[in-house]
This is a predicted structure of a 79-nucleotide RNA (c-di-GMP-I riboswitch aptamer) from an Alphaproteobacteria bacterium. It was read from a public genome assembly, where an Rfam model found it. The model forms 95% of the base pairs in the Rfam consensus.

RNA sequence: ACCACGAAACGGCAAACCGUCAGUAAUGGCGGGACGCAAAGCCACCGGCCCUUUUCACAAGGGUGGCGAGGUUACCGAA
Numbered sequence: 001a002c003c004a005c006g007a008a009a010c011g012g013c014a015a016a017c018c019g020u021c022a023g024u025a026a027u028g029g030c031g032g033g034a035c036g037c038a039a040a041g042c043c044a045c046c047g048g049c050c051c052u053u054u055u056c057a058c059a060a061g062g063g064u065g066g067c068g069a070g071g072u073u074a075c076c077g078a079a
Base pairs, nucleotide, nucleotide: 005077006076012037013036017032018031019030020029021028022027035066041072042071043070046068047067048064049063050062051061052060053059
């Protein structure tokens, strides 16, 4: 230095809820707020889930990265 790992330290992010804005909706942005998180940084190709379209089915579009899996980048350095 790299891979694995996650004690400690410096810090980081921010669930529910509330206010507000956008959206048919799921949901997302901003502010407050902390349930938690060692990638709870980023990515929607795959599976799942959620919303819309008549949705019964098929199909199409949208969302969820804090559902699973995968890719990629990164702080620190005990065992």